């Protein structure tokens, strides 16, 4: 980097260093000297891993389900993935269309686990 699967409405600081950027990208809309990014510490969560129980499996072992804990591997810690782009449907308005709003899906993205 590519592919597969799962999840993405909850949660998380009045801390230290640091000093002007940040929210993926488009268009917006925001955050930021009442201190951005980054690093450290604290915290959140429970994907992997761990423990226990049950079921299945001929055995080693494995699979599935439930529960627990938070020492390990990651991750996360403004706004629903901040909203949005594509498609379908709906509402109001209109002669019609554009525009506005709502819902669903897709796409894109993020994270984990596995494969290449």
């Nucleotide at each position: 980097c590519u592919c597969u699967u799962a999840u993405c409405a909850a949660g998380a600081g009045u801390g230290g260093u640091g000093g002007a950027g940040g929210g993926a990208g488009u268009g917006g809309c925001c955050c930021g000297a009442u201190g951005a990014a980054a690093c450290c510490c604290a915290g959140c969560a429970a994907c992997c891993g761990u423990u226990u129980u049950g079921a299945c499996u001929u055995u080693c072992g494995g699979u599935c389900a439930a529960a627990a804990a938070a020492a390990g591997g990651u991750g996360c810690c403004a706004a629903g993935u901040c909203c949005u782009a594509c498609a379908a449907g709906g509402u109001g308005a209109c002669a019609a269309g554009a525009u506005a709003c709502c819902u669903u899906g897709a796409a894109a993205g993020a994270u984990a686990a596995g494969a290449g």
A computed fold for a 116-nucleotide RNA from Alteribacter aurantiacus DSM 18675, annotated as SAM riboswitch aptamer (S box leader). The coordinates come from a structure-prediction model, not an experiment, and the mean pLDDT is 79.